Description:
RNAcentral holds the sequence, with entries from ENA and MGnify. This is a predicted structure of a 73-nucleotide RNA (transfer RNA) from Candidatus Pacearchaeota archaeon ex4484_71. Its mean pLDDT, the model's own confidence on a scale to 100, is 82. The organism belongs to Candidatus Pacearchaeota, within Archaea. It matches the Rfam family "tRNA". By type it is a transfer RNA.
[in-house]
RNA sequence: UCCCCUGUAGCUCAGUGGCUAGAGCGUUUGGUUCAUACCCAAAAGGUCACAGGUUCGAAUCCUGUCGGGGGAG
Numbered sequence: 001u002c003c004c005c006u007g008u009a010g011c012u013c014a015g016u017g018g019c020u021a022g023a024g025c026g027u028u029u030g031g032u033u034c035a036u037a038c039c040c041a042a043a044a045g046g047u048c049a050c051a052g053g054u055u056c057g058a059a060u061c062c063u064g065u066c067g068g069g070g071g072a073g
Base pairs, nucleotide, nucleotide: 001072002071003070004069005068006067007066010025011024012023013022018056027043028042029041030040031039049065050064051063052062053061
C1' cells in the first nucleotide's frame, strides 16, 4: 500500500429494510430464608463507532472517515 471480516446495554452477542431495538451474564430493588447464597419477580441501563447519501421508512443498503482482528506484498 492492497484485500477480507468486524464495531449494537457494564461484558458476550442476536437482530440481513417496517411492532416500542432484544437475550444471557452482570447491577439495583422486592419476594423467599433465622441470615447469606441459590431460586422467583420487577426495574434501570442504548448518540446501533462518526459523517453523508438512497428510501415513504435504515442498526440493516451505498460512500467516506476512525477503531479492532486476519491475510497478501